[in-house]
Context: one part of a larger RNA
Molecule: small-subunit ribosomal RNA, 3' major domain
Organism: metagenome
């Protein structure tokens, strides 16, 4: 000096409480252990388990199992030798191969060119070390902290500055002081929303004039008004007032769309865990070389007495069903989206109009609303299971895809201890989009629609600042 403490003060923090809704109990995805297996490839302790994987029928694939290859799939050099190599053609195979046939261009005739074999240098390795590294990245934590120069004090590890009084989300600012300044961090500049001007009017709007329809900006026009999207304005404790130390500031008010960081994001300081990753990549070192390389073909990664994590759907009338009828943003589209009309109960199919897209399309938004219907039951509640028929996507759905139709119709009446999330357009519910993707989403990353309750407080739980004290730790 530091860490610790069931020692002390101050202080934040969805950390408690005050609320709301979950998990924990069913079924079912879906990841983890543990068992099993010929493999069920690896990895990954709070900070791993819908996590690498933004898509395991082959492929992916690193497992296994057989069945080939040996300068090798792929790169590049050299020296012999050859005249091809690919294709096709035969013959064995599952495939992969492997055997066997056919069979070069240019040329100055030296030779080149490409391709093959044989040799040799090498190649390959998802094979070990993340405790040998780079880079990324995770976590204390968006915590307010971590340090420097030069001065001072101390024999010296060090101290001061960083401490005190106040403030603040904030080492934010004031004030005072042996300090005086400075750096990384904090703010702030950056991007998206919230209001308002300008400039612009096309595919997009339509207040007003004219025209047209069964309806519709349809259509001539308009540039107001929404929208687009680019350029500025606006908020700075700037005004009054209280309190405060005439100080930072705090509360409280006006105006104003917006008020004290307006909301949201991006953005992670010295360091700390030899934290993660050698399986993205790169890289030392070891280790394999007719194999731990590498090619196909079939299992496997999907297993199942069981445990746990994160989900979906519930278990009902604030409900299910049946009809009627509204109102969104994001975003995707030519290997695509695919409309209108047809069939089919439906998955779907036929059709193929438009669009490389503010122009067409994917599309229907659901939840809400209007009406009926069930009448409190294991039910018209729930959908799990099994049985049959089918569609679609692909060389193929048997292990092991999604959908659809009929029939079946389990558990489940709101869940012990425990435990998790959330402070406003938030939780909560609804439904829409996208990424990966031949197909496959209850996982994700985004999008809007309806839209809450509660917080006295800081005693205690749990993390974490700062100052102080103890201490046999370092």
């Nucleotide at each position: 000096u530091g860490a610790c403490g069931g020692g002390g003060g101050c202080c934040c923090g969805c950390a408690c409480a005050a609320g709301c809704g979950g998990u924990g109990g069913a079924g079912c995805a879906u990841g983890u252990g543990g068992u099993u297996u010929a493999a069920u490839u690896c990895g990954a302790u709070c900070a791993a388990c819908g996590c690498g994987a933004a898509g395991a029928a082959c492929c992916u694939u690193a497992c296994c199992g057989g069945g080939g290859u040996u300068u090798g799939a792929a790169a590049c050099g050299c020296a012999g030798c050859g005249g091809a190599c690919a294709u096709c053609c035969g013959g064995c195979g599952a495939a992969a191969g492997c055997c066997g046939g056919c069979u070069c261009c240019c040329u100055u005739c030296g030779g080149g060119g490409u391709c093959g074999c044989u040799g040799u240098a090498c190649a390959g390795g998802u094979g070990c070390u993340g405790c040998a590294u780079g880079g990324c990245u995770g976590u204390c934590g968006u915590c307010a902290g971590c340090u420097c120069g030069u001065g001072u004090c101390g024999u010296g590890a060090g101290a001061u500055g960083u401490u005190g009084g106040g403030u603040u989300a904030a080492g934010u600012c004031c004030c005072g002081c042996a300090a005086c300044g400075a750096g990384c961090g904090c703010a702030a500049c950056c991007c998206c929303u919230g209001c308002c001007u300008c400039u612009a009017g096309u595919u997009g709007c339509c207040a007003g004039c004219g025209g047209g329809u069964a309806a519709u900006g349809c259509c001539g026009g308009g540039a107001a008004c929404u929208c687009u999207a680019g350029a500025g304005g606006g908020a700075c404790u700037g005004c009054c007032g209280u309190c405060a130390c005439u100080a930072a500031g705090u509360c409280g008010g006006a105006g104003g769309a917006a008020g004290g960081u307006g909301g949201g994001g991006a953005u992670g300081a010295c360091g700390u865990c030899a934290a993660g990753u050698c399986c993205u990549c790169a890289u030392g070192g070891c280790c394999c070389u007719u194999a731990c390389a590498u090619c196909c073909c079939g299992g496997g990664c999907u297993a199942c007495a069981c445990a746990c994590g994160u989900g979906c759907u519930a278990c009902a009338a604030u409900g299910g069903c049946c009809g009627g009828u509204a109102c969104a943003a994001u975003g995707g589209g030519u290997u695509g989206c695919a409309a209108a009309g047809g069939u089919g109960c439906g998955a779907a199919c036929c059709g193929g109009a438009g669009c490389u897209a503010a122009u067409c399309c994917c599309a229907a938004a659901a939840a809400a609303c209007c009406g009926g219907u069930c009448u409190c039951a294991g039910u018209u509640c729930g959908a799990a299971u099994c049985g049959g028929a089918g569609u679609c996507u692909g060389c193929a759905a048997c292990u092991c895809g999604a959908c659809u139709c009929c029939g079946u119709g389990a558990a489940g009446u709101c869940g012990g201890a425990a435990u998790c999330g959330c402070u406003a357009g938030u939780a909560a519910u609804c439904a829409c989009g996208g990424a990966u993707c031949a197909g496959c989403a209850u996982g994700c990353c985004g999008u809007g629609g309806u839209g809450a309750a509660u917080a006295c407080g800081u005693u205690c739980c749990c993390g974490g600042g700062c100052c102080u004290u103890g201490u046999a730790c370092a």